[in-house]
Molecule: small-subunit ribosomal RNA
Organism: uncultured prokaryote
RNA sequence: AUAGAGUUUGAUCCUGGCUCAGAACGAACGCUGGCGGCAGGCCUAACACAUGCAAGUCGAGCGCACCUUCGGGUGAGCGGCGGACGGGUUAGGAACGCGUGGGAAUAUACCCAAUUCUAAGGAAUAGCCUCUGGAAACUGUGAGUAAUACCUUACACGCCCUUCGGGGGAGAGACUUAUCGGAAUAGGAUUAGCCCGCGUUAGAUUAGUUAGUUGGUGAGGUAAUGGCUUACCAAGGCUACGAUCUAUAGCUGGUUUGAGAGGAUGAUCAGCCACACUGGGACUGAGACACGGCCCAGACUCCUACGGGAGGCAGCAGCUAGGAAUAUUGGACAAUGGGGGAACCCCUGAUCCAGCCAUGCCGCGUGAGUGAAGACGGCUUUCGGGUUGUAAAGCUCUUUCAGUGGUGACGAUGAUGACGGUAACCACAGAAGAAGCCCCGGCUAACUCCGUGCCAGCAGCCGCGGUAAUACGGAGGGGGCUAGCGUUGUUCGGAAUUACUGGGCGUAAAGGGCACGUAGGCGGCCCACCCAGUCAGGCGUGAAAGCCCCGGGCUCAACCUGGGAAUUGCGCUUGAUACUGGUGGGCUAGAGUCCGGGAGAGGAUAGUGGAAUUCCAAGUGUAGAGGUGAAAUUCGUAGAUAUUUGGAAGAACACCAGUGGCGAAGGCGGCUAUCUGGACCGGUACUGACGCUGAGGUGCGAAAGCGUGGGGAGCAAACAGGAUUAGAUACCCUGGUAGUCCACGCCGUAAACGAUGAGUGCCAGACGUCGGGGGCAUAGCUCUUCGGUGUCGCAGCUAACGCAUUAAGCUGACCGCCUGGGGAGUACGGCCGCAAGGUUAAAACUCAAAGGAAUUGACGGGGGCCCGCACAAGCGGUGGAGCAUGUGGUUUAAUUCGAUGCAACGCGAAGAACCUUACCAUCCUUUGACAUCCUUGGAAUCUUACAGAGAUGUAGGAGGAGUACCCUUCGGGGGAUCAAGCGACAGGUGCUGCAUGGCUGUCGUCAGCUCGUGUCGUGAGAUGUUGGGUUAAGUCCCGCAACGAGCGCAACCCCUACCUUUAGUUGCCAGCGGUUCGGCCGGGGACUCUAGAGGAACUGCCGGUGUCAAGCCGGAGGAAGGUGGGGAUGACGUCAAGUCCUCAUGGCCCUUAUAGGCAGGGCUACACACGUGCUACAAUGGCCGGUACAGAGGGCAGCGAAAGGGCGACCUGGAGCGAAUCUCGCAAAGCCGGUCUCAGUUCGGAUUGGAGUCUGCAACUCGACUCCAUGAAGUCGGAAUCGCUAGUAAUCGCGGAUCAGCAUGCCGCGGUGAAUACGUUCCCGGGCCUUGUACACACCGCCCGUCACACCAUGGGAGUUGGUUUGACCAGAAGUGGCUGAGCAAACCCGCAGGGGAAGCAGGUCCCCAAGGAGUGGUCGAUGACUGGGGUGAAGUCGUAACAAGGUAACCAAUC
Repeated sequence: AUAGAGUUUGAUCCUGGCUCAGAACGAACGCUGGCGGCAGGCCUAACACAUGCAAGUCGAGCGCACCUUCGGGUGAGCGGCGGACGGGUUAGGAACGCGUGGGAAUAUACCCAAUUCUAAGGAAUAGCCUCUGGAAACUGUGAGUAAUACCUUACACGCCCUUCGGGGGAGAGACUUAUCGGAAUAGGAUUAGCCCGCGUUAGAUUAGUUAGUUGGUGAGGUAAUGGCUUACCAAGGCUACGAUCUAUAGCUGGUUUGAGAGGAUGAUCAGCCACACUGGGACUGAGACACGGCCCAGACUCCUACGGGAGGCAGCAGCUAGGAAUAUUGGACAAUGGGGGAACCCCUGAUCCAGCCAUGCCGCGUGAGUGAAGACGGCUUUCGGGUUGUAAAGCUCUUUCAGUGGUGACGAUGAUGACGGUAACCACAGAAGAAGCCCCGGCUAACUCCGUGCCAGCAGCCGCGGUAAUACGGAGGGGGCUAGCGUUGUUCGGAAUUACUGGGCGUAAAGGGCACGUAGGCGGCCCACCCAGUCAGGCGUGAAAGCCCCGGGCUCAACCUGGGAAUUGCGCUUGAUACUGGUGGGCUAGAGUCCGGGAGAGGAUAGUGGAAUUCCAAGUGUAGAGGUGAAAUUCGUAGAUAUUUGGAAGAACACCAGUGGCGAAGGCGGCUAUCUGGACCGGUACUGACGCUGAGGUGCGAAAGCGUGGGGAGCAAACAGGAUUAGAUACCCUGGUAGUCCACGCCGUAAACGAUGAGUGCCAGACGUCGGGGGCAUAGCUCUUCGGUGUCGCAGCUAACGCAUUAAGCUGACCGCCUGGGGAGUACGGCCGCAAGGUUAAAACUCAAAGGAAUUGACGGGGGCCCGCACAAGCGGUGGAGCAUGUGGUUUAAUUCGAUGCAACGCGAAGAACCUUACCAUCCUUUGACAUCCUUGGAAUCUUACAGAGAUGUAGGAGGAGUACCCUUCGGGGGAUCAAGCGACAGGUGCUGCAUGGCUGUCGUCAGCUCGUGUCGUGAGAUGUUGGGUUAAGUCCCGCAACGAGCGCAACCCCUACCUUUAGUUGCCAGCGGUUCGGCCGGGGACUCUAGAGGAACUGCCGGUGUCAAGCCGGAGGAAGGUGGGGAUGACGUCAAGUCCUCAUGGCCCUUAUAGGCAGGGCUACACACGUGCUACAAUGGCCGGUACAGAGGGCAGCGAAAGGGCGACCUGGAGCGAAUCUCGCAAAGCCGGUCUCAGUUCGGAUUGGAGUCUGCAACUCGACUCCAUGAAGUCGGAAUCGCUAGUAAUCGCGGAUCAGCAUGCCGCGGUGAAUACGUUCCCGGGCCUUGUACACACCGCCCGUCACACCAUGGGAGUUGGUUUGACCAGAAGUGGCUGAGCAAACCCGCAGGGGAAGCAGGUCCCCAAGGAGUGGUCGAUGACUGGGGUGAAGUCGUAACAAGGUAACCAAUC
């Protein structure tokens, strides 16, 4: 003391990245802002700085000037001490710079304690004065002066040097009677310098570096060691445990995060270093190479009289600039501390305070109690309400903070208070002066309405927005935090996502192609010693502050403060000796040697063999051969192919041959010989850990390729031709060169794979096979052992698949490699290569995934099994003609709307002249044609005239006045209907079928679709439902980790086929009778029929077969035989399938119009295209005449008979019939007879003219039918395509719905009545199992590359430009040092002068050296015409490479 979540998928598990929730900040920005305490406040330009201040002090060291109260004071100088502290900053520096722990060769002003001394002399000089130069800064000359300034000597215990004789070396007094000083010496303390161990960023696309370099000796130098410097000598030193170089960076205590280990960081506070405009240099000094000192060079700024000068805020304030961004030109020395001074004191932008800023942390407040009519208002609503909400108002209280007034500290141990009339205390007034920000799709606490309509916008990730947005904007409500809240940025965490703690590498990223081996790492058994590692104790150190614990002080807290703990580290020391290590000795189990065996495509060289192919020669022989899916190019009458014989050449080695053998891998295959490597078995003689691994390194390393020289039969990139194709730079074919082969030399890569590094030990087995050995009951073994090679399988492991003694299990050691996808194994650089190229190996940018395994589907030009008029076998059609009808298109004022592959197109529509009608143009109406409510009036109702196209308008009439109905208290009330009126509302075939219900189509009458429990699997899921049979069927049987069940199938229902029974009118008539000869009549129920009830068929029986099954085959019987035939019946679901125009309905829209009414037109158009039909093209026919047989239906605003008229449509007529009675109603094809005789016809009937009929207000646009006349196309239909398996197709007619009328359509009915099915290869659709998959919007899928366009980052690039570095060169300021020093020259010496000497100074010169110059090279950046690839982008172009056998299996390496 450790928390997770979202996001890859249809779903799952895993891998893996991205993102979020936390904490922190010297922060900034947006909105907002009451008070106080404590902290903090240029992170950027070490950019430039105006102004003021930041270091002075001492008269008790000295002389002088001035003032004086005569005490003294002031001032500039000389002199002393201090300006090396304090304060600032982080540029540089990767270093003994810092941290930590040690060390010896040092110095140390002031301070402490101690000893000794403080004597005698001397010469100058500033100030001041004079003169002088200069604009100034500042000088120069002369005269003269003092000291605790300077010089000499003496003394010197102790001190230093020494050759032990000796030599060297200091000083200062003041003042006065007490002190302050001064010198020397050896100590202390403090501080500083130096050295060493360890630690201290990244890059190897930086691998070699170094000449004072490494060491020695002498000398010099320093406070001191030392190449610190120099002369000489030697040739070393550093480096893979990362030198050198490049980039970056002040280091630390600490801070922040984290469970920790770690990571990031180095503001404030504290320690150390470094720096002070840039570069160099020394002086002074105890201490500096000196922030507010000096000299020089440079840049910049300022002054100037142009000659020359002055300056350095990275001190405190402040200013400019930069920037997202960081404060006052404040007060005081009162405190703490520092400098000077004997002291008073002076100085102190150190410091203490104040000011500004929500920058942070902490504390407080913005009121408290009560208060339901749950007020008003807002929002919402299902209109009832809900919510805001005890919230407000109202009532009762309080006064913290702020405000006003008063008192008034601590900090000060005697005096002295900037802060400051501050903190604190007391009093007063009044709820009074004081709340915002973000969020509300999930993660993540919090939901509704309106607006918007892929727009505007949001977004941390996933993602929202295309008309019902909890995701945008507003509002109401809610959630969170609160004087703050959000956003942005950065760091750690989560991230076990660099894994030490604590990850991986068969397939997700990842095992090096293989071996040998160097360094390194690791290493068998026993004994002894050592104690380096290790462990324990003690001591020292680990600064303070901080963190933590216990206390204390501010009212609390933050904050401050006392003590402790901790500081995991380092050093010293004492001990322990198991383990590791070291040393010594021993052992044999690891490893190796020896002896004896056998196996093998192990390697190299030489030789040799046969088959085949091709070529050559010859023979035979003749027209083709060859090749393909089919062809052609090609060869062949100059004789091919075929065949026979002979010869030549090169390459490869059939059978044996085997998940057999050998090798490290690549790889190795006829036979023989020679040389040679390794492994294995047996023996157990020998050595004695000699071992394992292996960064670099070295060698080997398929194929292709390269170089040189050979060789070249076959094959065969490139290339040529022929095909294929839309194209075909391919696949196929015919040729064919490199190459393939050999020798030598390169290359060094492969999907170099077991996608599995090498090695050790351990952990169930079973069955094969290769090599060797052993045993036994011996040509065998169910025995055993060692080594190899396989298959299966337990434990275990794994995400799963799978692995499993040949591990992917369990161990310990070593090497290599991985860290999201793309960019990219690419660019640049290096190395290698003749080249090709290899190896090493990034970044910008971009995406939220990329991926592994498994699951369920779907799909496949995958497989297996099976079915279907699916094909095949047949029959008849369509597509050609004319017409009908529907659609598209076009046209139109309108041609209303919908349906659009199958599954739209004779569909909605079972029937558009008006109506229908929704469309168009015109004319009208506005509470409306229709519903409910309200008010008023009147019963309702019927009807006429006029105008108008009509709707409508105007004017009347009849009728009835106390009136239909109900209640009544008799006053009246309710109320149907009509008219008028106000508004609520009506109305909409307006939109959305992608908001919906319902209904329907389709897969498909296909056999499937699921569930419960159990079991298996981490899981999605599986099992059941698969398998063996069988079926029309998930039908049934058997088996089975399944057992059952549901919806489907089947059956139950209807029709039909047979029989029985019941019943017998309107139906029937066998027998009997009658008859007008018609079941007409009497009768009858037998038959047909009608319509009720039953029966019958179940693989029940027999044989065969089959698993003693289900079932199948055959047979019998039967009217019917294996679901008898037909119908109704449509599982889970799919298609956002169809329908808002049947109906219903959410939302939106219109409301004198998108509603309503009317008349007219349109839906009927017509260059065209398609679908569905009708009629035909004729002789199996047409026409004429005669003649036969149905079923099922309809009928009162109806069917309509007989009879009559008309050529006919039809008319007149009206019997009968609400129907087994009457009627529509003569069925037609057929049959019999006749005619036509193959032709655009006696086929065909379109079109047109004329004349009519019927329906209807009305047939012009636009009906049907009839008659006469006319007589078009068409002679059997291209590609293609449809229906049908039996009472079916084909053919023939009949009826019905709709309907006034209109049918080639639709729905039904019967008549006649075939052909064919070998079969399942193929086409289409479907079912089951299996397989592959990169598909899941599910193949109408996915997806690749070029090209074109736009944008982005990047490589190359003639160059251009800047930084940095650089060997050698020139140059040389200031300055130290050396030499010189003819000029100068107070102190000492000689001498006694006027001079000389010594020391020294100026000057000169030499070494070193900064800036600078010129130039070579390295390296890094910026930029660059042009150019290379890459990434991203909305529906662009061309193809279709990959995913299925992806239509040529794919992929890897290499060449063209």